c-di-GMP-I riboswitch aptamer from a Gammaproteobacteria bacterium, 85 nucleotides, folded computationally. The coordinates come from a structure-prediction model, not an experiment, and the mean pLDDT is 91. Lineage of the source: Bacteria > Pseudomonadati > Pseudomonadota > Gammaproteobacteria. It matches the Rfam family "c-di-GMP-I riboswitch aptamer". Its family is annotated with cyclic-di-GMP binding in the Gene Ontology.

[in-house]
RNA sequence: ACGUGACAAAGGCAAACCCGUCGAAAGGCGGGGACGCAAAGCCACCGGUCUACGGGAGUCAUCCUAAGACAGCGGGGUCGCCACG
Repeated sequence: ACGUGACAAAGGCAAACCCGUCGAAAGGCGGGGACGCAAAGCCACCGGUCUACGGGAGUCAUCCUAAGACAGCGGGGUCGCCACG
């Protein structure tokens, strides 16, 4: 430097759910809590998904729309711990 994650160690993160808080919502953040995770560290670049305040359409029922969100949906980029080869 490259490949791999079988064993092990030091450790790390934390789904659902509950509480608080921000947000129109999706969802974020903090606390509790652990389903899981070898990148479940980071980045919305590609695909996908969610939401629709505002905007647009409308037969006034509703429909469309990302500038919002998801990195724990897949791909890609980027940085990194340990072990083995």